Notes
Bacterial RNase P class A from a Bacteroidales bacterium, 374 nucleotides, folded computationally. It matches the Rfam family "Bacterial RNase P class A". Rfam links the family to the GO terms dimeric ribonuclease P complex, tRNA processing and ribonuclease P activity. The family's RNA type in Rfam is ribozyme. It was read from a public genome assembly, where an Rfam model found it. The prediction has a mean pLDDT of 76.
[in-house]
RNA sequence: AAGGCAGGCCGUUCUGUCGCGUUCCGUUCACACGGUAUGAGGAAAGUCCGGGCAACGCAGAGCAACAUACUUCCUAACGGGAAGCCGGCCGUUUUCGGCCGAGAGAAAGUGCCGCAGAAAACAACCGCCUAAGUCUGGUGCAAGCCGGGCCGGUAAGGGUGAAAACGUGGGGUAAGAGCCCACGCCUUGACCGGGUGACCGUUCAAGGGGGUAAACCUUAUGUGUUGAAAGGCCAAAUAUACCGGGGCAAGAGGGUUGCUCGCCCGAUCCCGGAGGGUAGGCCGUUAGAGGCGUCGCGUGAGUGACGUCCCAGACAAAUGACAGAAGGCAUCUGUUAGAUGCAACAGAACCCGGCUUACAGGCCUGUCUUUUUC
Numbered sequence: 001a002a003g004g005c006a007g008g009c010c011g012u013u014c015u016g017u018c019g020c021g022u023u024c025c026g027u028u029c030a031c032a033c034g035g036u037a038u039g040a041g042g043a044a045a046g047u048c049c050g051g052g053c054a055a056c057g058c059a060g061a062g063c064a065a066c067a068u069a070c071u072u073c074c075u076a077a078c079g080g081g082a083a084g085c086c087g088g089c090c091g092u093u094u095u096c097g098g099c100c101g102a103g104a105g106a107a108a109g110u111g112c113c114g115c116a117g118a119a120a121a122c123a124a125c126c127g128c129c130u131a132a133g134u135c136u137g138g139u140g141c142a143a144g145c146c147g148g149g150c151c152g153g154u155a156a157g158g159g160u161g162a163a164a165a166c167g168u169g170g171g172g173u174a175a176g177a178g179c180c181c182a183c184g185c186c187u188u189g190a191c192c193g194g195g196u197g198a199c200c201g202u203u204c205a206a207g208g209g210g211g212u213a214a215a216c217c218u219u220a221u222g223u224g225u226u227g228a229a230a231g232g233c234c235a236a237a238u239a240u241a242c243c244g245g246g247g248c249a250a251g252a253g254g255g256u257u258g259c260u261c262g263c264c265c266g267a268u269c270c271c272g273g274a275g276g277g278u279a280g281g282c283c284g285u286u287a288g289a290g291g292c293g294u295c296g297c298g299u300g301a302g303u304g305a306c307g308u309c310c311c312a313g314a315c316a317a318a319u320g321a322c323a324g325a326a327g328g329c330a331u332c333u334g335u336u337a338g339a340u341g342c343a344a345c346a347g348a349a350c351c352c353g354g355c356u357u358a359c360a361g362g363c364c365u366g367u368c369u370u371u372u373u374c
Base pairs, nucleotide, nucleotide: 001370002369003368004367005366006365007364008363009362010361012326013325014324015323016322017321018320020039021038022037024035025034026033027032041345045356046355048354049353050352051351052350053227054226055225056224060261061260062259063258065223066222067221068220069219070084071083072082073081074080085103086101087100088099089098090097091096104218105217109216110215111212112211113210125158126157127154128153129152133150134149135148136147137146138145139144166184167183168182169181170180171179186207187206188205189204190203192201193200194199231283232282233281234280242273243272244271245270246269253265254264255263256262290309291308292307293306294305295304296303297302328342329341330340331339332338333337
């Protein structure tokens, strides 16, 4: 210097003219006009998670459903974040560093395990073995010996596979096997030491074990439902015309969280058709778990104090257009420069904290690789 990876930041600027929304001021009876100030984002997006706020239930019970799943901490809260533990992979490999993890339970039960393979959990295809049982051939006077078949035994070895019935070694056996032993691995339980804890280290005892829970399931914890079209207020308007069906208390129907029970309302009723009226405004709604700076505390996420700032508020929904200058990028040329062209993803809708996804181009920090120079 170039490139890769990780993290953070920016993501056009200024001037003029015109236009649009909102606030305030002035003129105006009013419509409106003039002036002033202000006017999209890092994701405003997806609407995935959490909270605020609001309404509903107006008591309560049960069931179901859903979510989460190592520890400690942060936070209003979270499924988010920080720091760790454990496991896996990688590097320049005892130390150290980076990345990833849906990280409770498979020794409660059920299910499943493509292809291949005999078999995927009640394993015998090839191979190994005939000790026991039984039938039989040869040989032998006989005991017996050598064979074959059946019934079998065997998870050592081969082969298949992602995975083959704990690993290695020894003993043992007809051949073998945790069948036995030593060491190792794993599971469960217990003691001691360290740590707030996950866990780590040492020791002892018991055990015999395929995988899969982003399969059912079990365990633990948590969750009432809805969502600004919530909800509150004001104004305006009015016709239960008429038709069909059901019901009138032994009650149609309705409310009540997903269901059940329970509870409550209920005749000026309920359902359908057809029709009449109104369809405007205000609040909620933008000062907040707010932003920025300094200092303190903390490894950190964060937090405390002080100072300072006000930062869109629309609802047929504003936030734009043109011109000039500067900067950026791309292409071309006659390359100290000039010409031409281009403007990423996207766009508030009650608010806030996160997560995820999209993004032309640029800047900074760390780290690695390659090349060159000293």